Model confidence (mean pLDDT): 87 of 100. This is a predicted structure of a 75-nucleotide RNA (c-di-GMP-I riboswitch aptamer) from Sulfurovum sp. Its Rfam family is "c-di-GMP-I riboswitch aptamer". Gene Ontology term of the family: cyclic-di-GMP binding. From the family's description: GEMM was predicted in a large-scale screen for bacterial structured RNA regulatory elements. The model forms 94% of the base pairs in the Rfam consensus. NCBI's taxonomy places the organism under Bacteria, Pseudomonadati, Epsilonproteobacteria, Campylobacterales, Sulfurovum.

RNA sequence: AAAGUUGAAGGCUAAACUCACUGCGAAGUGAGGACAGAAAACCAUGGGUCUCCUGUAGAUCGCCAGGUUACAGAA
Numbered sequence: 001a002a003a004g005u006u007g008a009a010g011g012c013u014a015a016a017c018u019c020a021c022u023g024c025g026a027a028g029u030g031a032g033g034a035c036a037g038a039a040a041a042c043c044a045u046g047g048g049u050c051u052c053c054u055g056u057a058g059a060u061c062g063c064c065a066g067g068u069u070a071c072a073g074a075a
Stems, first nucleotide, its partner, number of pairs: 006072002012037002017032006035062001041068003045065003048060004052055001
């Protein structure tokens, strides 16, 4: 010094499930909770899956890929 690798320390996110609310629904938000994560931060760009008022509609980024960005430097 760090676009790779790594995650010691400081930390971070929060699966399933429960409660409340929103939505036709997939699902989302808040609280609890911790399965897991080194981008589990953001983006619906491509694919996949899902929903329904089947469309020039929506959901999912913690499904895969891609793009953009970020902490540390113990080993």